Source information: Predicted 3D model of a 395-nucleotide RNA (Bacterial RNase P class A) from Spirochaeta sp. Rfam family: Bacterial RNase P class A. Rfam classes the family as a ribozyme. The source organism's lineage runs through Bacteria, Spirochaetota, Spirochaetia, Spirochaetales and Spirochaeta. The sequence was found by an Rfam model in a public genome assembly. The coordinates come from a structure-prediction model, not an experiment, and the mean pLDDT is 77.
[in-house]
RNA sequence: GAGGCAGGCUGGAACGUCGCCGGCUAUGCUUACGUAAGUGAGUCGUAGCGGGAGGAAAGUCCGGGCUCCGUAGAGCACGACGCCGGGUAACCCCCGGACCCGGAUACGGGAUAGAAAGUGCCGCAGAAACGAUACCGCCCUCAAUCUCUGCGGAAGUUGGGGGUAAGGGUGAAAUGGUGAGGUAAGAGCUCACCGGCGAUGAGGCAACUCAUCGUGCUGAGGCAAACCUCGUCGGGAGCAAGGCCAAGCAGUGGGUGAGUUGCUCGCUCUUUAGCCCGCGGGUAGGUCGCUAGAGUCGGCCGGAGACGGCCGACGUAGAGAGAUGACGUUUUCGGCUGGUUUGGGUUACGACCCGAUCGGCCGUACAGAACCCGGCUUACAGGCCUGCUUCGCUC
Numbered sequence: 001g002a003g004g005c006a007g008g009c010u011g012g013a014a015c016g017u018c019g020c021c022g023g024c025u026a027u028g029c030u031u032a033c034g035u036a037a038g039u040g041a042g043u044c045g046u047a048g049c050g051g052g053a054g055g056a057a058a059g060u061c062c063g064g065g066c067u068c069c070g071u072a073g074a075g076c077a078c079g080a081c082g083c084c085g086g087g088u089a090a091c092c093c094c095c096g097g098a099c100c101c102g103g104a105u106a107c108g109g110g111a112u113a114g115a116a117a118g119u120g121c122c123g124c125a126g127a128a129a130c131g132a133u134a135c136c137g138c139c140c141u142c143a144a145u146c147u148c149u150g151c152g153g154a155a156g157u158u159g160g161g162g163g164u165a166a167g168g169g170u171g172a173a174a175u176g177g178u179g180a181g182g183u184a185a186g187a188g189c190u191c192a193c194c195g196g197c198g199a200u201g202a203g204g205c206a207a208c209u210c211a212u213c214g215u216g217c218u219g220a221g222g223c224a225a226a227c228c229u230c231g232u233c234g235g236g237a238g239c240a241a242g243g244c245c246a247a248g249c250a251g252u253g254g255g256u257g258a259g260u261u262g263c264u265c266g267c268u269c270u271u272u273a274g275c276c277c278g279c280g281g282g283u284a285g286g287u288c289g290c291u292a293g294a295g296u297c298g299g300c301c302g303g304a305g306a307c308g309g310c311c312g313a314c315g316u317a318g319a320g321a322g323a324u325g326a327c328g329u330u331u332u333c334g335g336c337u338g339g340u341u342u343g344g345g346u347u348a349c350g351a352c353c354c355g356a357u358c359g360g361c362c363g364u365a366c367a368g369a370a371c372c373c374g375g376c377u378u379a380c381a382g383g384c385c386u387g388c389u390u391c392g393c394u395c
Stems, first nucleotide, its partner, number of pairs: 001391010012331007020052002023049006029042005054366001058377002061375005066238004073265004078234005083097005098112001099110004113229002118227002120223003135168002137164009147154002176194006195217001196215008242288004251279006257269003295314008333363009343354004
């Protein structure tokens, strides 16, 4: 100097005019209680002072807080997760580690329990893909034929029989791999090393790792993100949950036991109840839930870290068909363009690149809370910072 990997922050600002939502203070008006002073209330007015979208508010994929269900108990079904240890309210999340895969590396990913309980799948190609087999081959032998011959025989071709899986081919994968010996030719047939299996020891909380010894070797493999087996966890529904006030009424016919995933048992209630279906009548407005939270920020301590403990500070939207907007000026940042330059560098001396300064034009990403919180995933123009890693050059 160039590239890459991981993490973090920001993503406009100031002023003015008008407008919207909510809070506080003062005051006016109306109103309730009260003898009064005074205390409350309000789809009301005026004045003043503060506050008013995000890192993802998105997706609705997980986990909860909270609310309700008379049973919240058990079993089955169903669903989720699946290496080890820790964190957390909890999780499919986060941290650390082991193993496997990718990358030269920093680093990234994980389809991480079981294939000897059973069932099933591996298309096409290939001889053959769970119990195998011989397409091209290699070797031995018999017969026929043909060529050569020094007459012992040798080579070739065709057919039959026997042996073989080392070489070649197909495929993602073919009786463990490499090498040597051995054999008629071959094969763990034998040996050495590796691999597998078993035993023992050491390290580690553990997943697991290493070492030594033995053994020709029990399967010829893969898939469980195939069914399945094993282990752990799980009651359901959801703010359109659910309360309070107001308004209004008219029932009738049929069926049936009901109780918030499904089934069974248990338990509770119950036949004038409750639930379901059809016909018919009436009302539907306001308010709470709704923002002080597993909260945010700072400091110290503990911990490799996620995170935890202590102390202190802050008060940080609450809308309701759904508020935070419009206009103007200045400015920050970025891009394009033109001029200047006694700044720096290169040069083929034409000029080019970087910086500074002045002027003009354009633009500023993804995107809007709706009960709240912890995560994951996805989107994001531009700018800044930190750490690590690779290559090149110079000293």